This is a predicted structure of a 518-nucleotide part of an RNA (small-subunit ribosomal RNA, 5' domain) from an uncultured Acidobacteriota bacterium. The RNAcentral record of the full RNA draws on ENA and SILVA.
Context: one part of a larger RNA
RNA sequence: GAAUCAACGCUGGCGGCGUGCCUCAGACAUGCAAGUCGAACGAGAAAGUUUCCUUCGGGGAAUGAGUAAAGUGGCGCACGGGUGAGUAACACGUAGGUAAUCUACCUUCGGGUGGGGAAUAACCCAGGGAAACUUGGGCUAACACCGCAUAAUGCAGCGGCACCACAUGGUGACAGUUGUUAAAGCGGGGGAUUUUCGAACCUCGCGCCUGAAGAGGAGCCUGCGGCAGAUUAGCUAGUUGGUAAGGUAACGGCUUACCAAGGCGACGAUCUGUAGCCGGCCUGAGGGGGCGCACGGCCACACUGGAACUGAAACACGGUCCAGACUCCUACGGGAGGCAGCAGUGGGGAAUUUUGCGCAAUGGGGGAAACCCUGACGCAGCAAUGCCGCGUGGAGGAUGAAGUCCUUUGGGAUGUAAACUCCUUUCGAUCGGGAAGAUAAUGACGGUACCGGAAGAAGAAGCCCCGGCUAACUCUGUGCCAGCAGCCGCGGUAAUACAGAGGGGGCAAGCGUUGUUC
Numbered sequence: 001g002a003a004u005c006a007a008c009g010c011u012g013g014c015g016g017c018g019u020g021c022c023u024c025a026g027a028c029a030u031g032c033a034a035g036u037c038g039a040a041c042g043a044g045a046a047a048g049u050u051u052c053c054u055u056c057g058g059g060g061a062a063u064g065a066g067u068a069a070a071g072u073g074g075c076g077c078a079c080g081g082g083u084g085a086g087u088a089a090c091a092c093g094u095a096g097g098u099a100a101u102c103u104a105c106c107u108u109c110g111g112g113u114g115g116g117g118a119a120u121a122a123c124c125c126a127g128g129g130a131a132a133c134u135u136g137g138g139c140u141a142a143c144a145c146c147g148c149a150u151a152a153u154g155c156a157g158c159g160g161c162a163c164c165a166c167a168u169g170g171u172g173a174c175a176g177u178u179g180u181u182a183a184a185g186c187g188g189g190g191g192a193u194u195u196u197c198g199a200a201c202c203u204c205g206c207g208c209c210u211g212a213a214g215a216g217g218a219g220c221c222u223g224c225g226g227c228a229g230a231u232u233a234g235c236u237a238g239u240u241g242g243u244a245a246g247g248u249a250a251c252g253g254c255u256u257a258c259c260a261a262g263g264c265g266a267c268g269a270u271c272u273g274u275a276g277c278c279g280g281c282c283u284g285a286g287g288g289g290g291c292g293c294a295c296g297g298c299c300a301c302a303c304u305g306g307a308a309c310u311g312a313a314a315c316a317c318g319g320u321c322c323a324g325a326c327u328c329c330u331a332c333g334g335g336a337g338g339c340a341g342c343a344g345u346g347g348g349g350a351a352u353u354u355u356g357c358g359c360a361a362u363g364g365g366g367g368a369a370a371c372c373c374u375g376a377c378g379c380a381g382c383a384a385u386g387c388c389g390c391g392u393g394g395a396g397g398a399u400g401a402a403g404u405c406c407u408u409u410g411g412g413a414u415g416u417a418a419a420c421u422c423c424u425u426u427c428g429a430u431c432g433g434g435a436a437g438a439u440a441a442u443g444a445c446g447g448u449a450c451c452g453g454a455a456g457a458a459g460a461a462g463c464c465c466c467g468g469c470u471a472a473c474u475c476u477g478u479g480c481c482a483g484c485a486g487c488c489g490c491g492g493u494a495a496u497a498c499a500g501a502g503g504g505g506g507c508a509a510g511c512g513u514u515g516u517u518c
Base pairs, nucleotide, nucleotide: 001518002517003516004515006514007513008512009511010510013390014389015388016387017386018385019383020382021348027345028344030343031342032341035075036074037073040072041071048063049062050061051060052059053058082301083300084299092225093224094223095222096221097220098219101218102217103216106214107213108212109211110210111209112208113207114148116146117145123138124137125136126135127134128133154180155179156178157177158176159174161172162171163170164169185206186205187204188203189202190201193200194199227273228272229271234264235263236262239261240260241259242258243257244256245255246254276298277297278296279295280291281290282289283288303324304323305322306321307320326337327336328335329334354380356379357378358377362376363374364373365372366371393423394422395421396420403414404413405412406411427459430453431452432451433450437445462507463506464505465504466503467488468487469486473502474501475500476499477498483490484489
């Protein structure tokens, strides 16, 4: 000098765009953050209103409404959002491999969707419990569940052939041959025919099953690369390899049994410390050094530790089970919870915001759609926290007012500065108009941006420094005191170095200080 997720001191007018717990991965009150589908299914209220009956207590009907709230089922909840604790590792980056693999939804292409069965929640009844919740009996539906049929270009076995790869192997044809495996319906429209008036049947759409391919996604493997310590020198028994079996979507000591005795290491194993990695960011002429906030990619984690279930995918932040710590409820028998989601609270700290508005846009989930949900997101609020822009007026105005300071007492400085005259109105405030963002409709932002009118210099300047480095000097006070200080050093009676004043220099809505990096 540059930089900063900064903080502190003094000061503070406006706007645009960013950024905002670096510390306790410490604890959390409250609200919200993941639902949706009635075009999969069976059931199905109440208040209110209208009306009828009434023994005036009440009862019935219609509507509310096939609504609400539940239940079965489907899809989603593995995305999106947060954090960086752990991790020195194929975690990441880069380049490859997978002939060792999987892939819901989406797209394209081929084939199919026949006929049956038994349950169960909701509901009703009877219990247990303070509660959370739960037990037994009975009824019922489905695209829920289970058989049967059919089926190949699927899968498995057998047979030889071609091409590719070569360590196993892959692809293709032979429509070779044997065995095996599937499905579910829903909605719109409809002329004739049948009809139990539901429908059958036809047609269209959405589904369902099966196969092939694609896209996107994921798993696994490998080469190379990026840290400190040798005051860490030896480490290792599923350890290294083989055989067999199991397991996985898949290769593999991944697991197990048996066999062998290997494997790694001064090219730094092991151990210890530190750390999420990268695109990038800062600095520097560059080589390099430092960093990894925000934004984007990957990874890991979700009170701590462990485990699996469901599922195409999780070993799952707002799922389950077990253990632990903590908090809460309890009728003491037993239960409930997890903000490293968005706000917010107290705690820690030098230090970091609103318990805001809206789904209008973009995107996501569900749905045929209408639509619903969305603290993702879009916006607004707070903070000079950063960068950028603008303003705080412009022109004229004296051999130069007053005041103040200095003085050799003559004068000099502040200083065209002020006053005064003329002018302008950016910004702000005020009045009026008023968007784009949305495509036919739908605008949180927002009466915002922007435009126009009127008034009036009106409402808007500070901070640091002045011994040298280093731009900027005098007076007074103080007297090695009080104090200053980045380094050198100032101060002990004329201090340009302390304190105040006048003057000056620098930067400016900031200016200094401190921390950190180059």